Context: one part of a larger RNA
RNA sequence: UGACGGGGGCCCGCACAAGCGGUGGAGCAUGUGGUUUAAUUCGACGCAACGCGAAGAACCUUACCAGGGCUUGACAUCUUCUGAUAGUCUGUGAAAGCAGGUUUCUAUCUUUUGAUAGCAGAAAGACAGGUGGUGCAUGGUUGUCGUCAGCUCGUGUCGUGAGAUGUUGGGUUAAGUCCCGCAACGAGCGCAACCCCUACGUCUAGUUGCCAGCAUUAAGUUGGGCACUCUAGAGGGACUGCCGGUGACAAACCGGAGGAAGGUGGGGAUGACGUCAAAUCAUCAUGCCCCUUAUGUCCUGGGCUACACACGUGCUACAAUGGCCUGUACAGACGGUAGCGAAGCCGUGAGGUGGAGCCAAUCUGAAAAAGCAGGUCUAAGUUCGGAUUGCAGGCUGCAAUUCGCCUGCAUGAAGUCGGAAUCGCUAGUAAUCGCGGAUCAGCAUGCCGCGGUGAAUACGUUCCCGGGCCUUGUACA
Numbered sequence: 001u002g003a004c005g006g007g008g009g010c011c012c013g014c015a016c017a018a019g020c021g022g023u024g025g026a027g028c029a030u031g032u033g034g035u036u037u038a039a040u041u042c043g044a045c046g047c048a049a050c051g052c053g054a055a056g057a058a059c060c061u062u063a064c065c066a067g068g069g070c071u072u073g074a075c076a077u078c079u080u081c082u083g084a085u086a087g088u089c090u091g092u093g094a095a096a097g098c099a100g101g102u103u104u105c106u107a108u109c110u111u112u113u114g115a116u117a118g119c120a121g122a123a124a125g126a127c128a129g130g131u132g133g134u135g136c137a138u139g140g141u142u143g144u145c146g147u148c149a150g151c152u153c154g155u156g157u158c159g160u161g162a163g164a165u166g167u168u169g170g171g172u173u174a175a176g177u178c179c180c181g182c183a184a185c186g187a188g189c190g191c192a193a194c195c196c197c198u199a200c201g202u203c204u205a206g207u208u209g210c211c212a213g214c215a216u217u218a219a220g221u222u223g224g225g226c227a228c229u230c231u232a233g234a235g236g237g238a239c240u241g242c243c244g245g246u247g248a249c250a251a252a253c254c255g256g257a258g259g260a261a262g263g264u265g266g267g268g269a270u271g272a273c274g275u276c277a278a279a280u281c282a283u284c285a286u287g288c289c290c291c292u293u294a295u296g297u298c299c300u301g302g303g304c305u306a307c308a309c310a311c312g313u314g315c316u317a318c319a320a321u322g323g324c325c326u327g328u329a330c331a332g333a334c335g336g337u338a339g340c341g342a343a344g345c346c347g348u349g350a351g352g353u354g355g356a357g358c359c360a361a362u363c364u365g366a367a368a369a370a371g372c373a374g375g376u377c378u379a380a381g382u383u384c385g386g387a388u389u390g391c392a393g394g395c396u397g398c399a400a401u402u403c404g405c406c407u408g409c410a411u412g413a414a415g416u417c418g419g420a421a422u423c424g425c426u427a428g429u430a431a432u433c434g435c436g437g438a439u440c441a442g443c444a445u446g447c448c449g450c451g452g453u454g455a456a457u458a459c460g461u462u463c464c465c466g467g468g469c470c471u472u473g474u475a476c477a
Base pairs, nucleotide, nucleotide: 001477002476003474004473005472007471008470009469010468011467012466013465015461016460019425020424021423022422023421026316027315028314029313030312031311032310033309034307035306042053043052064302065301066300067299068298069297070296073127077126078125079123080122081121082120083119087102088101089100090099091098092097105118106117107116108115109114129291130290132289133288134287138285139284140280141279142278143276145274150189151188152187153186154185155184156165157164158163169180170179171178195268196267197266198265200236202234203233204232205231206230209226210225211224214223215222239262242256243255244254245253246252318418322377323376324375325374326373327372328371334365335364336363339358340357344353345352346351384415389410390409391408392407393406394405395404431453432452433451434450435449436448437447
C1' cells in the first nucleotide's frame, strides 16, 4: 500500500421488510447429469453452465457410428499432354461410383497450319485438406463485478524509502454531482450532457390517409375539401427558470404556482482502470504439435429423438372472479413476388378449389383475445382437467418407420393449490389477454417484439445478500 475480520461509523440496491404472483407436488415440453449404445458428435458447470452456442437435427445440416468408395484428392495455385466436357443410353450398385456405347467444344488472333484463353480429362510432384490437440502459447469477440462511482496522471510539497498528499474533512447529490474548507494547483478516463424512441403545442405538406359542412352511395363509394385524425420533416417546450421556507450570504433540500410534462419526466443506446490463467482454437484468424491410401474426402443407412432415475427452465391445469354455447365491440407493431393471397364454391374440420388485388398508408396475412349481453352447468374427479391410446384424414417434402405438424371421432390418466426450501416484480410495473416477427420446404409451450385490461405495498434499515467511502486490528501478500 492492499486484502481480510462472526471490528466500528456513514450510505446505497426488489438486499431485507410491506405486498402481489409464482417455482418446489401433477401431466407434458425443453435443456443438463447419469445410464445405455456401434454412435447416442462437440462445447458451456456457483452467482456469471443447464428453452445456453442451436434465429428452428426426417435427408441435408452433421462434426458421431456402421458399411461401400476415392487418394494431387470435394476446394486453390503451378508444369506437361490430350480434346472435349456436358447431355443421353445400357449393365451393375443402396447410393456414391465403376464399366461400356452414342453424340462430340466455345471465344479471340491468324490466309491455313497454329497460338492464347476458358472448360474437362490424364500423369508426376510441389501441395491441398483436418469441426484433430493446446483458450494455461495467442489475436479478436463476449460474460461478470456494474451503469457500481470509481480509476489515474503532470507539476509541487512531505517522507531515508515503499509511498503519501491531491481523491481526506464539513455539507449535498443518482453520481469523485456540486459548494465550502484545506500544501496543494491543474488535468485525463469514467458521471452528466450531446444521440434515438415516447409524452404536448406550432409551422410545412395532403396521397394510398382523414370527413366538419354541401351533394352522392350499400359503403369516404364518388365529387369536393385538408378544418380534424393521422403520417413525417422542421422548430418550440423544462432551465430549480419564478415564489415562499430551511441552509453557512453556499451548494442544495422542502413546499407552491404556472404547465401536456417538474426537479435525471418515462424508456433505450452508451459499460472507466481493472478482476476471474472466466468463456470461446467448433464463427473467424493464428503460433506450436499431430494425421497425410487418412484424424482428409464422397455416398447410403443409422445416431444426435435411447430411458430405471436426478436436477434446472417453462407450458397446461387442479375450476364458478370458472367451463361451454350464441350474439356483439375496441389495438399496436410487423411480414408479403420462388411471396401474401381476397370474394365465391366444396369439406364437420385440418384443408382443397379459385384466382381478384398487391413490389403495398392503396391489396393481403387479419379472426384480435380477455371484455360486454343473453343462456346453461351447481360443487361433482364434474359439461373441471386434458395426458395417453385407437381409428380415419389433411399439409409440407425425393422421402414423415426410426423421427414432423395439424384435423375429426372415440378414449379420458395424474391432478382438489403443492414439505423443507426458493424466485420475480415499485406503475402503465406485477398479474392477466391475445397479436406479430426472425429462423424456416415443413415444424415454437422457446426467443425477440407489440398492444389490450390493469393492481397491492414500501413503517423502516435491526437482520440476510451484494456494493461504495472513512477508520481500526492483523502472525496474510

The part of an RNA shown here (small-subunit ribosomal RNA, 3' major domain) has 477 nucleotides and comes from an uncultured bacterium. The coordinates come from a structure-prediction model, not an experiment, and the mean pLDDT is 84. Its Rfam family is "Bacterial small subunit ribosomal RNA". Gene Ontology terms of the family: ribosome and structural constituent of ribosome.